Small-subunit ribosomal RNA from a metagenome, 1551 nucleotides, folded computationally. It matches the Rfam family "Bacterial small subunit ribosomal RNA". The sequence is in RNAcentral, with records from SILVA.

RNA sequence: AGAGUUUGAUCCUGGCUCAGAGUGAACGCUGGCGGCGUGGAUUAGGCAUGCAAGUCGAGCGAUCUUUUGGGAGGCAGAGGUUGAAGCCGUAAGGCAGAUGCCAAUGUGCCUGAUUGAUAGCGGCAGACUGGUGAGUAACACGUGAGUAAUCUACCCUUAAGUUAGGGAAAGUCUCGCGAAAGCGGGAAUAAUCCCUGAUGUGUCCGUGACAGCUUAAGUUGUUACGGGUAAAGGCGGGGAACCGCAAGGUCCUGUCGCUUAAGGAUGAGCUCGCGUCCUAUCAGCUAGUUGGUAGGGUAAUGGCCUACCAAGGCUUUUGACGGGUAGCUGGCCUUAGAGGGUGGUCAGCCACACGGGGACUGAGACACUGCCCCGACUCCUACGGGAGGCUGCAGUCGAGGAUAUUUAGCAAUGGACGAAAGUCUGACUAUGCGACGCCGCGUGAGGGAUGAAGGUUUUCGGAUCGUAAACCUCUUUCGAUCGGGAAGAAAAUCCACAGGGUAAUACCCUGUGGCCUGACGGUACCGAGAGAAGAAGCCACGGCCAACUCCGUGCCAGCAGCCGCGGUAAUACGGGGGUGGCGAGCGUUACUCGGAUUUAUUGGGUGUAAAGGGCAGGUAGGCGGCUUGACAAGUGGGAGGUGAAAUACCUCGACUCAAUCGAGGAACUGCCUUCCAAACUAUCAAGCUUGAGUCCAGAAGAGGAGAAUGGAAUUCCCGGUGUAAGGGUGAAAUCUGUAGAUAUCGGGAGGAACACCAGAGGCGAAGGCGAUUCUCUGGUCUGGUUCUGACGCUGAACUGCGAAAGCUAGGGGAGCAAACAGGAUUAGAUACCCUGGUAGUCCUAGCCGUAAACGAUGAGCACUAGGUGUUAGCCCUUUUGGGUUAGCGCCGUAAGAUAACUCGUUAAGUGCUCCACCUGGGGACUACGACCGCAAGGUUAAAACUCAAAGGAAUUGACGGGGGCCUGCACAAGCGGUGGAACAUGUGGUUUAAUUCGACGAUACGCGAAGAACCUCACCAAGGCUUGACAUGUAGGAAGUAUGAACCUGAGAGGGGGAAGACCUGUCAAAUCAGGAGCCUACACAGGUGCUACAUAGCUGUCGUCAGCUCGUGUCGUGAGAUGUUGGGUUAAGUCCCUCAACGAGCGCAACCUCUAUCCUUAGUUGCAACUUUAUGGCCAGCGUAAGCUGGUUAUGGAGGCACUUUAAGGAGACUGCCCCGGAUAACGGGGAGGAAGGCGGAGAUGACGUCAAGUCCGUAUGGCCUUUAUGCCUUGGGCUACACACGUGUUACAAUGCCCACUACAAAGCGUCGCCAACCCGCGAGGGGGGGCCAAUCGCAGAAAAGUGGGCCCAGUUCAGAUUGGAGUCUGCAAUUCGACUCCAUGAAGACGGAAUCGCUAGUAAUGGCGGAUCAGCUACGCCGCCGUGAAUACGUUCCCAGGCCUUGUACACACCGCCCGUCAAGCGAUGGGAGCUGGAUUUACCCGAAGUCUUACGCAAGUAGGCCUAAGGUAAUACUGGUGACUGGCGCUAAGUCGGAACAAGGUA
Repeated sequence: AGAGUUUGAUCCUGGCUCAGAGUGAACGCUGGCGGCGUGGAUUAGGCAUGCAAGUCGAGCGAUCUUUUGGGAGGCAGAGGUUGAAGCCGUAAGGCAGAUGCCAAUGUGCCUGAUUGAUAGCGGCAGACUGGUGAGUAACACGUGAGUAAUCUACCCUUAAGUUAGGGAAAGUCUCGCGAAAGCGGGAAUAAUCCCUGAUGUGUCCGUGACAGCUUAAGUUGUUACGGGUAAAGGCGGGGAACCGCAAGGUCCUGUCGCUUAAGGAUGAGCUCGCGUCCUAUCAGCUAGUUGGUAGGGUAAUGGCCUACCAAGGCUUUUGACGGGUAGCUGGCCUUAGAGGGUGGUCAGCCACACGGGGACUGAGACACUGCCCCGACUCCUACGGGAGGCUGCAGUCGAGGAUAUUUAGCAAUGGACGAAAGUCUGACUAUGCGACGCCGCGUGAGGGAUGAAGGUUUUCGGAUCGUAAACCUCUUUCGAUCGGGAAGAAAAUCCACAGGGUAAUACCCUGUGGCCUGACGGUACCGAGAGAAGAAGCCACGGCCAACUCCGUGCCAGCAGCCGCGGUAAUACGGGGGUGGCGAGCGUUACUCGGAUUUAUUGGGUGUAAAGGGCAGGUAGGCGGCUUGACAAGUGGGAGGUGAAAUACCUCGACUCAAUCGAGGAACUGCCUUCCAAACUAUCAAGCUUGAGUCCAGAAGAGGAGAAUGGAAUUCCCGGUGUAAGGGUGAAAUCUGUAGAUAUCGGGAGGAACACCAGAGGCGAAGGCGAUUCUCUGGUCUGGUUCUGACGCUGAACUGCGAAAGCUAGGGGAGCAAACAGGAUUAGAUACCCUGGUAGUCCUAGCCGUAAACGAUGAGCACUAGGUGUUAGCCCUUUUGGGUUAGCGCCGUAAGAUAACUCGUUAAGUGCUCCACCUGGGGACUACGACCGCAAGGUUAAAACUCAAAGGAAUUGACGGGGGCCUGCACAAGCGGUGGAACAUGUGGUUUAAUUCGACGAUACGCGAAGAACCUCACCAAGGCUUGACAUGUAGGAAGUAUGAACCUGAGAGGGGGAAGACCUGUCAAAUCAGGAGCCUACACAGGUGCUACAUAGCUGUCGUCAGCUCGUGUCGUGAGAUGUUGGGUUAAGUCCCUCAACGAGCGCAACCUCUAUCCUUAGUUGCAACUUUAUGGCCAGCGUAAGCUGGUUAUGGAGGCACUUUAAGGAGACUGCCCCGGAUAACGGGGAGGAAGGCGGAGAUGACGUCAAGUCCGUAUGGCCUUUAUGCCUUGGGCUACACACGUGUUACAAUGCCCACUACAAAGCGUCGCCAACCCGCGAGGGGGGGCCAAUCGCAGAAAAGUGGGCCCAGUUCAGAUUGGAGUCUGCAAUUCGACUCCAUGAAGACGGAAUCGCUAGUAAUGGCGGAUCAGCUACGCCGCCGUGAAUACGUUCCCAGGCCUUGUACACACCGCCCGUCAAGCGAUGGGAGCUGGAUUUACCCGAAGUCUUACGCAAGUAGGCCUAAGGUAAUACUGGUGACUGGCGCUAAGUCGGAACAAGGUA
């Protein structure tokens, strides 16, 4: 810094999209470590549990407690002793244990000291810290001022004090109520609690005086007098003096408090200037409202509140009022900057604390974990009543795409209280969780080629992953294990010592030393050993955008940010391999800025792309001529204050680095104050005349309004003449007319419009204005330069004017003419055309207010070459001339501008001023709302949704029921056909087991096929084979091997069978052996007329034998492109000439080639044959008795010969060369001569760039796909030959220019040995026999036919025509049934010249006649390809049909008119307007009721009670706003192949 995307291509306009950076993020895949940050953005939704504000016993009484002294001696009591009653026993005695006494010990009572704790009173703090952003558009915040209108606890400084008394009430005890929470009565009590008195440095109030400041209200200081007004003690120490027995006290001293003042500091309140989002589809709002007076209230000003008075106040484009949204800022993100977005963490301010209201206490609150009330919700309850508030830290539920531990500690920092120790502190410090972000580190390093294996790919050679791995040598960060181990801590208190203050060894202060304190944490950090050991993914790879291949899929599945990929060869889908990028992350999504100069201040536009208001007047506003002076608001400069810190920048420093953190500097572009300057702007003052206006003299005009008048024409009416039509159209008809039209003459009526003049002319602001005259009236121009002295320009809002159509009321109505009716046209015709015809068009009065209201160009001023015409003037002048002002036009590359077209002194150029308007297309000149309107409707004017374009100008093509020029058997002029018949042949269709396949307008259809009975053959049925009918290779095997007769079976192929029986090379005499060929088996593979001609090569058709298609260099154009190649002539031709910003060149044209037409030369067999000669035969003549001879002629043959014909080689000839005329002196054209031929002599071959995805994979080749006991191969039989029908191409005819019979002529070009076949014989014939000749200028096919001559037929379904059918045959062939040709006899159909329509041909042509050939055994050939014979007619001409070429024009086409494209209807989907209503939210007004509470009144000694004003919530009625939903309904958008038409694009067929 740009890129992609509108087009066939181009330039422009313009939107959409991408690359960058960022985030409190989320999601997907993946995940080694550490540091530093960061983490409920949604429901200001609800919350279990724990903790988050206490502290002081050195303020107070009381209570408990530790230790200890004193006193009284209470209670309990292990144990000891005494031993009663009672019981047992014959007894001794025993059991039993009352009672009394002793007593360790324990526990209490009173009192003094002491330790610790504590409910309550009291003090201070709970107004900080912490959380959140709901509300708030506001002095809330930011910034800068003010407070002379204020307050400030704790803290500091200064001054002065700290006196004498009194009182109540918690706790406690006691009585009672209640489930509880809690409450009440009585008794007693302390204080730093409360009250009263004293003193009064001071302070406050009142009255004076003086001085300073202030614009003023006022305020500051000094002073005089009068009045009011304070306090509280606690804890230590001392023993000099006094009191006391002592303890101790007075006293002294220290310290913490207390009181009154003044000041400071800090914090707070209030006021003001400026700044602070969207909306005008919110334009008017307001009754405490605005001001005053008085009072109340407050710390304080103030309608802050009340009463009274006045009627104001705010706002209009500088946006009031209303609605929506939002905490504000430092900053943060982005950016080159200006800007834009944002306000999480950190910091400042504000607001809030379940929703709402309220006050109390206090220095401070209307108070997050205080109080009262109302409400919603949750919980407890004995149903009477109570309790609660996580938007503190954790945590939980819910909603959500989504956001953490119910952790540790007060060690540090900070805070509250305290004299202090200390206590409290979810502030904070740490920690856990999360790749959420930033930063750092690692996952190894070096060597290592057989380029391993494997993967992928391949043209099969290889390439690549890839030094990558293995392997060798090293290292050990991080992690794991073991060991060591910090800093963060310095204080206070306490102890000791020293110094100072003091009367003092007390106490206090200072210093030194000592003691003590760590949550994190055995953490950071350091060390040791082991071992490459534990550690890589994600996205992309068509272009933008770095990175390519294989397979799969087959408009499917899918991808996609935009363009777009995917329909059988996908670098775009999915997978693999490879590659690129980033890396503990990588992608995606969401959002912001950027790119986007795409809201343009920097930095855009408005003729045609979006955009100039229809035009004017004019308010506010904006802008404004020349000179002088003043001022200093803007402006410029200096200084001062402020602009918090953090952040960002620079420098330095601390963590190993970095992130991070610290220090210093600069900066903070701003605001305020002050000083200076005076050019410019503003303001004030004084002038000027050039802008503007005024005056005088002239000028033109369809400028406007009203009135009057006029002629022509149309129509109607009356009358005359007159008769059958008129009218209308492409053609008609409706219509008018015999009841007299049209036509024509005369008269009359009425309405509307004003021919010629008339012009690119004139006037007007625009709309617009056109007969003549009069009246009234606006503006403009020219000349003079009188006067005023900037009076100007523009112009939101506003006002007026404003074509046509339309509306209201009243007139008028001739012509024209929506609607309507009829007639036509048409598939239809609600149209175009015709006949009628009503509103309307006209007038008056009033609405409407829009147009392609256009120059698609706002107004004004100035500047910047010209040429030419015209209107109205003026000046100069000898002139048809020149100059000048104001208009109206044209031309113009002067310059300049523009995307181009074009504009160009009438700017779209260069500048200034002001206004209006635009920001992708559609939705939408729409909806809703508002305003206007009688209505129709107008003005203003969105959104959802949807598309990636829509658009402008120009270019090249193509096209046009656009134009011009030209050509062609294109039409016309002619000749002959096709379309009708029968048959042949091809195609479609149908049928079939199969009727194989291809070809389909021209350019398929007698085409592939120059030969379907089998074969061909690809189709069908059936039967068989499987390395195969055919090729190559590898491995193995068999040895009477390969080959293979007879025979069996079978439709055949095939299957059996096996007599016989080899070959080549080496060794070599031979056998033999080895190898090969051949055979068998297996594997690779063969094979395929299977698919794709839209994967292809090659070949072909067609436009078209049309004259075109291009290139190099130059030039023009921003460019696509143009020029050349256009133009004037000419030609068959882009053929040639001339001109020309072109000059040349290539492929085509022409020529060169072949045949043909004339001549020459050469050559002469198999050709020719004039001439000569000869042989033989015939005929004739003569001679001769005759035999015969001679001559002539003819036929055949021979020999000379090569003249001619001819053959086949080479030449000549024709070039507009010559003459005349035309033309431009050219090219060329017309005519003529000569010539066999004349203007390309005739014909052929030859087919430019390209078009039709034209045809062909079934000629051949070939990529890919498919098939492999079958889609291959073999075989038998069938089919391609079917047959209701339709079409194409042909043959034969329909007859007399003919048919039949007989006779007689004249060709060319071909073909022939598996062949052509002679003579001769047989057969009516097809043919058979025969065999001479011929490898052919020699022999054969071979007879040419039409023609000619003669005869017959006599106009008829015929002596025309020959189909069809019956019979008999011939030939080919293995075979003739399906399914051959030919012959003979018989049969004898349709057909009598062909509808609409259509084809060929311009001369040796059409027409007509025969001959030959290929293919081929034969033939379906009437086809095709050639050959010769006979041999015409016509062309005025280019209007029309078709095709083509060139130029030009229009285009919305470019798949290019077989194009594009519009609307209704039908279907699906989507969003949206209206809608009877229904239902929420928030809002306003009036009224009712009215809690708590402040204030107030009354009563009461008081506590308090009762009343009043105001008021939250609630209720009733209504207003206006905004959502959701709604039967039905309106249009809109989107959607490969729906319906109907055909509106637009070409003159789009009616511009």